[in-house]
Formats: sequence, structure tokens, C1' cells
RNA sequence: GGGCCCGUGACUCAGUCUGGUAGAGUACCCGGCUCUUAACCGGGCAGUCGAGGGUUCGAAUCCCUCCGGGCCCG
Repeated sequence: GGGCCCGUGACUCAGUCUGGUAGAGUACCCGGCUCUUAACCGGGCAGUCGAGGGUUCGAAUCCCUCCGGGCCCG
């Protein structure tokens, strides 16, 4: 230098192909249960979807550039 993949709550990921309300589990908080804790059950909190720009009525999703990480080629 070239190619491919990944980046989404604190953490691990789904959703992208086929644009249309941003989700799950864990963690945390509150309550139930229990002699108490854990486990279990119910509820809650939390994300400008890596950054900027474009297309569109509408973008995590499509297009362009860039940033970070990984693998391969030279």
C1' cells in the first nucleotide's frame, strides 16, 4: 500500500441483507418470596447505534470520507 470483517445502554450481543416505535441477557436500583443471604418472581433505570457528510417523507440499516480494533496479501 491492497482486500475482508467488526464498532449498538456499564458489559456481552441481536436487529443491517429487505429503510418505517432502538431490543434481549447480565450488571445496577426498588419490591415480592425467605428467619437472613443466595436462588427464584415482578417492576424500574440506562444507548445523539464510532465520527462527519449525502440520499430519502423517514437512516443503526443505503452511498461517500474519516477514526479505532482484528485477520489476510504484498